[in-house]
Context: one part of a larger RNA
RNA sequence: UGACGGGGACCCGCACAAGCAGCGGAGCAUGUGGUUUAAUUCGAAGCAACGCGAAGAACCUUACCAAAUCUUGACAUCCUUUUGACCAUCAUUUAAUCAUGAUCUCUCUUCGGAGCAGAAGUGACAGGUGGUGCAUGGUUGUCGUCAGCUCGUGUCGUGAGAUGUUGGGUUAAGUCCCGCAACGAGCGCAACCCUUGUCUUUAGUUGUCAUCAAGUAAUGUUGGACCCUCUAGAGAGACUGCCGGUGAUAAACCGGAGGAAGGUGGGGAUGACGUCAAAUCAUCAUGCCCCUUAUGAUUUGGGCUACACACGUGCUACAAUGGUCGGUACAACAGGCAGUGAAGGAGUAAUCCGGAACGAAUCCUCUAAAGCCGAUCUCAGUUCGGAUUGUGGGCUGCAACUCGCCCACAUGAAGUUGGAGUUGCUAGUAAUCGUGGAUCAGAAUGCCGCGGUGAAUGCGUUCCCGGGUCUUGUACA
Numbered sequence: 001u002g003a004c005g006g007g008g009a010c011c012c013g014c015a016c017a018a019g020c021a022g023c024g025g026a027g028c029a030u031g032u033g034g035u036u037u038a039a040u041u042c043g044a045a046g047c048a049a050c051g052c053g054a055a056g057a058a059c060c061u062u063a064c065c066a067a068a069u070c071u072u073g074a075c076a077u078c079c080u081u082u083u084g085a086c087c088a089u090c091a092u093u094u095a096a097u098c099a100u101g102a103u104c105u106c107u108c109u110u111c112g113g114a115g116c117a118g119a120a121g122u123g124a125c126a127g128g129u130g131g132u133g134c135a136u137g138g139u140u141g142u143c144g145u146c147a148g149c150u151c152g153u154g155u156c157g158u159g160a161g162a163u164g165u166u167g168g169g170u171u172a173a174g175u176c177c178c179g180c181a182a183c184g185a186g187c188g189c190a191a192c193c194c195u196u197g198u199c200u201u202u203a204g205u206u207g208u209c210a211u212c213a214a215g216u217a218a219u220g221u222u223g224g225a226c227c228c229u230c231u232a233g234a235g236a237g238a239c240u241g242c243c244g245g246u247g248a249u250a251a252a253c254c255g256g257a258g259g260a261a262g263g264u265g266g267g268g269a270u271g272a273c274g275u276c277a278a279a280u281c282a283u284c285a286u287g288c289c290c291c292u293u294a295u296g297a298u299u300u301g302g303g304c305u306a307c308a309c310a311c312g313u314g315c316u317a318c319a320a321u322g323g324u325c326g327g328u329a330c331a332a333c334a335g336g337c338a339g340u341g342a343a344g345g346a347g348u349a350a351u352c353c354g355g356a357a358c359g360a361a362u363c364c365u366c367u368a369a370a371g372c373c374g375a376u377c378u379c380a381g382u383u384c385g386g387a388u389u390g391u392g393g394g395c396u397g398c399a400a401c402u403c404g405c406c407c408a409c410a411u412g413a414a415g416u417u418g419g420a421g422u423u424g425c426u427a428g429u430a431a432u433c434g435u436g437g438a439u440c441a442g443a444a445u446g447c448c449g450c451g452g453u454g455a456a457u458g459c460g461u462u463c464c465c466g467g468g469u470c471u472u473g474u475a476c477a
Base pairs, nucleotide, nucleotide: 001477002476003474004473005472007471008470009469010468011467012466013465015461016460019425020424021423022422023421026316027315028314029313030312031311032310033309034307035306042053043052064302065301066300067299068298069297070296073125077124078123079121080120081119082118083117084116088103089102090101091100092099106115107114108113127291128290130289131288132287136285137284138280139279140278141276143274148187149186150185151184152183153182154163155162156161167178168177169176193268194267195266196265198236199235200234201233202232203231204230207226208225209224212223213222214221239262242256243255244254245253246252318418322377323376324375325374326373327372328371334365335364336363339358340357344353345352346351384415389410390409391408392407393406394405395404431453432452433451434450435449436448437447
């Protein structure tokens, strides 16, 4: 100087407390361990691995296993010889690749050849999701959006170092003020950026319809208009600016006015010096080592989907604040041409026929659902719950057996609120309700968004956890 302390002082955080909803019990989905297996590819491992890499394993993907096959190779450059093709179509054969045959068949030219493409050969080489993340780059997690981490000069100390950065206040903040052997500065904080909340202005189509007119069974449908909503550009607006009080006359804090918004308005992006030999050689790049008729490459089939069990994360429930049936109202974000797919029709339905319109403020996805108004059920393992299984259908796709999703009918399991323990959340939040997208042929209860309805509690900091500052002890470095 640090680190540590079941030392001290001060401070903060959904850390506790106060509340609300959960998890832990059930069924299922999904990930992991274990076991099994020819293979169940690999990685991730307290917080910070476990709906994680994977924004989507039937084939492909795919790295794994079995079998069959290739050896200058599936991919790249160079050399020699040779052909005029290559591609495409068809046939034989095969589980398929491979292999064989048939049809078809280049360009320019000074006719020497050149370009391009195929085949054969030779070796240089290719290739490796093989090893090492404890050889590395790059990227990422974490402490932590915590308020810290340092430097120059000066001063002090023999020196390691100290000072500055400590102290008194204050702040979300090493934020600011005052003091001080320090004076300044840098990386962080804040601000600048995006979004949301108010107003003004510009613009008015594809958006809107107050006023005028026309028309209809009805509808901005039409003429028209741009008031309003909205869209998207430019501005304004919030700065403790104003008032009162407290305070050291400071910084600041408390209250108030005005205001759409008040003290960082809400949310996001942004992550200092560093820590964990943290993660990744399987995104990529890369040193070294290893394989080279195989640890490379192609194909078919299988596996990654197994199942005495254990754990994590979710979904659905156990019901009456509910289930079922009928009627009825109100969104936002977003996507669309190998696409979204309307009207109309068929079917109990999944879906099919159909093909308008739309490269989209125009058309479509698109009926939002909880809600509200009625009816019924009457506390039951039930008209709760929907697992499981059977049968019949539909869709995608060469192909749904292993192994997809959906529909209908039948079946109707566990489950009556969950032990010890444990998680999230302070406001348009939790809870609850639907909805869109990425990936994607098909395949979400996951993920990322969007809006609808919309709470309770917060005395406080004694305690648990994590963190910051000062100080103290130490046989630790």